[in-house]
RNA sequence: GUUUUAUAAAGAAGGGUGGAGAGACGGGCUCUGCGAAACCCUGGCAACCAUGCUACACAAGCAACGGUGCCAAAUCCCGCCAACCUGCCGAAAGAAGGCAGGUGAUUUGGAAAUAUAAAAU
Numbered sequence: 001g002u003u004u005u006a007u008a009a010a011g012a013a014g015g016g017u018g019g020a021g022a023g024a025c026g027g028g029c030u031c032u033g034c035g036a037a038a039c040c041c042u043g044g045c046a047a048c049c050a051u052g053c054u055a056c057a058c059a060a061g062c063a064a065c066g067g068u069g070c071c072a073a074a075u076c077c078c079g080c081c082a083a084c085c086u087g088c089c090g091a092a093a094g095a096a097g098g099c100a101g102g103u104g105a106u107u108u109g110g111a112a113a114u115a116u117a118a119a120a121u
Base pairs, nucleotide, nucleotide: 001121002120003119004118005117006116007115008114013042014041015040016039017038021031022030023029025079026078027077028076043071044070045069048067049066051063052062053061054060075113080110081109082108083107084102085101086100087099088098089097
């Protein structure tokens, strides 16, 4: 790097070095010389893996000395599809279904993408 599975509305900041950017990408919006990124120190959150304890058929719960991760904003929001509206086809009339177009304010569901963990390669 790739694949699979799981999770992503909760939670957790101070200092030093450093000097202008950062929030993955595009759009928006936001943070930032009252000091961005990055690196270091300390502290913390969480509980994926490991470990210990309870329980033990399984599931589960508790702890937090180890391996990662994380500590602005929902994964900051949206990004594709559907749900909606209009027209046409469909039909005796409807409905289902199909096609084309519109729209995005809000909401919901799904997908994709991204991040992290564990496993495999």

A computed fold for a 121-nucleotide RNA from a Lewinellaceae bacterium, annotated as SAM riboswitch aptamer (S box leader). Lineage of the source: Bacteria > Pseudomonadati > Bacteroidota > Saprospiria > Lewinellaceae. The sequence was found by an Rfam model in a public genome assembly. The prediction has a mean pLDDT of 80.